[in-house]
Context: one part of a larger RNA
Formats: sequence, C1' cells, structure tokens
RNA sequence: GAGUAACGAAAAGAUCGGUGAGAAUCCGAUCCGCCGAAAGCCUAAGGGUUCCUGAGGAAGGUUCGUCCGCUCAGGGUAAGUCGGGACCUAAGGCGAGGCCGAAAGGCGUAGUCGAUGGAGAACAGGUGGAAAAUCCUGUACCACCGAUUCCCGAUUGAGCGAAGGGGGGACGCAGGAGGAUAGGAAGAGCGCGCGGCUGGAAGAGCGCGUCCAAGCAGUGAGGGAGGCAAAGAGGGAAAUCCGUUUGCCGGAUCCUGGGCUGUGAUGGGGAGGGAAGUAAGAGUACCGAAGCUUCCGAAUUCAGACUGCCAAGAAAAGCCUCUAGCGAGGGGAAAGGUGCCCGUACCGGAAACCGACACAGGUAGGCGAGGAGAGAAUCCUAAGGCGCGC
Repeated sequence: GAGUAACGAAAAGAUCGGUGAGAAUCCGAUCCGCCGAAAGCCUAAGGGUUCCUGAGGAAGGUUCGUCCGCUCAGGGUAAGUCGGGACCUAAGGCGAGGCCGAAAGGCGUAGUCGAUGGAGAACAGGUGGAAAAUCCUGUACCACCGAUUCCCGAUUGAGCGAAGGGGGGACGCAGGAGGAUAGGAAGAGCGCGCGGCUGGAAGAGCGCGUCCAAGCAGUGAGGGAGGCAAAGAGGGAAAUCCGUUUGCCGGAUCCUGGGCUGUGAUGGGGAGGGAAGUAAGAGUACCGAAGCUUCCGAAUUCAGACUGCCAAGAAAAGCCUCUAGCGAGGGGAAAGGUGCCCGUACCGGAAACCGACACAGGUAGGCGAGGAGAGAAUCCUAAGGCGCGC
C1' cells in the first nucleotide's frame, strides 16, 4: 500500500419468546421465501466414528457464537434367510512337474485363485437418544439331525451313484402387440372432525382418511415342449440318457407362468381422539371409524416371451438324466432339535468421497407424486428438505 480488496452463487428473511456474563448468527414458535428427475428418499464406491448423549469455549469455523462435521468424556453397529465366505466360473493372476535363461528370473501344463456375471431359504408390523428383513410380536421358509410310526428290500439287487457321457444353465440388436400390477385421479359413496373473524354461508358446506406382506391352498391370461415302440453306424469305456433312422398315436399330456380368489388377518396399521403425572421423560401411554365404486395407467412384471434382422451375439457350477461302479439295509411322514466366520453406526450429487479449503467443479445404480404439458422439458406445488456461517 491499507484498516483498502475480500468474507465463495442475488433461494430472503422478519417478529416474539427462551437460554446465557454476553445473542443479527444457538434453541422454540408464528409468518415469509427456495428446491421438488431435487437442493427429496434408498444404495455402491470412497471415507473411517464424522453417529448419539452430556460437558466445553484455547484453537479450527472467512463475522459472531451460549453453537458445530471442533475439544473432552461416556455410549452406540446384534442376522440360518440381506451382502461376502464355507458353491461356480470370466478377463486376468499364481503355478507342482516341465521348457527357456550368466544369476535375478521369464513362459506355461495339471491345478488353484479371481465378480463387475451364474447359483442360492423371510415377510409385515412395532420399538429407540443412537441398530434393525439383524432386537421384539405375528406368520413362514431352507439345510442337516431326529423320538415315534408306516412302507420297501436283502443277490430274483432295495438303495446310493461319478472328477465320466448327455441335457440344461445359455445369453445379440431392433420392434410392436396383449394380459396384469404398482401408482394416480374423481365421487351427491363411506367414516371422522370443523364451523372463530368479516357483508353473507349448517348448504349438494369445508378439511382429512378411505389399506396390508411373505408363506400356504385353489384357479390360471399367456408362453414353451409332441408322446410311445423298435433298430443300433455316433457321444474316444458303458448306457435304458443324448443323437440318428423307421413305425404308430395325437391336439391329449407335460413344463413354465405374472396375476386373481381364499387364507395369513378374532391380526397389523389407520384419519382422529387423548390422559394421569413428575426432579426429568406428551400429542407420549391409551382408545381407535371407514376401508367402496368408476376412470387413467406404466419405463415394472408375465418375459431367457413373440416377430424381424445380420455384424451371428461368455464360461463353469448348482439342477435333471444315463450308465461305470458301490451295495445290505433303505425310504416316506413327523413331535422336537441344530444352524459357523466377516460386514451392518454415520456421510454418500456431499461441509464427512475426489479436487491443498466447511471450494459455484467431478462422482455408478434404483425410487422419483399432483396441476398444465407429447415429455423425466418448462412453470407452480405434495411428501420431504432447505434460506447457501458476515
């Protein structure tokens, strides 16, 4: 220079009350304003206690501060079913032997790891200062063990059964149609509540609400597959399996399947009503109505569907089946029992992640209401969240 520029989006604050030594900035109330395909909600990565409670006021906070993602102390994350492991494999990694190489080491077979994929059994409600498909209540399901009971078999073979064979898993892009549900709207339907002020309004008035899962049983829109017998060249051994060929029968049967109906539910939830009382813990404990009709309607689901096209669109296991083989006990129902390890708080379009900062930047996925509208545009709003720390 200079007590100058700046104090980080122009979404916006105001009033009253409280606390306190001290208040524009903390807390409460009432208005006002902003977002609302987000500036709301869930969740992955990442972060790693920032979560909750009590206390604090040196520093951090671009001002202030009684406040905080700050300081100190105490507390908080509960799982057979959610995610991962005790299952499978991809790219890729490692790699017994092996090959190569002065050494170090490189490559790689068998194999073994490796999810961003496959497989796989739980839903609804309640509760709390901080967790909840984890705790509690109710109702389930899966795997294994199993009192008891019933059935089958013992060479005339019950049953088990591959690290092997086969099926399946199993997949592209585009397009359109149909069913259904989620969700939404309206109602002179139903239920509950309200009516103070002002010129009027007890009326066809106004406001709010008009539900519920998995599981189990039934039904079944739609979609898919032909069934039986014989033969014996293939599937590197075998096969009754797959495949091939022939004959007969046929729209029967089987598989899948959202939803709907009943049950679950004499339950839960529910607008609303609403205490007693205390040093302190109230819209708390507790009580609790209606629950229908019509319309719109998904990007969700049936669906690994269907149709079309060429650039021809993972693998392996679980699963089913076939024998090889094992083989003397095995199977059904079932009261009852058992169920390991790790994660689980909180932020997560952000003041908690990546940007040296409480930084106008960046950050995968899901949900995403109403009026107007083709629309997730745009404007105004709901739920919810904020007014961006002078």
Large-subunit ribosomal RNA, domain III from Thermicanus aegyptius DSM 12793, 390 nucleotides, folded computationally. RNAcentral holds the full RNA, with entries from SILVA. It matches the Rfam family "Bacterial large subunit ribosomal RNA". Model confidence (mean pLDDT): 82 of 100.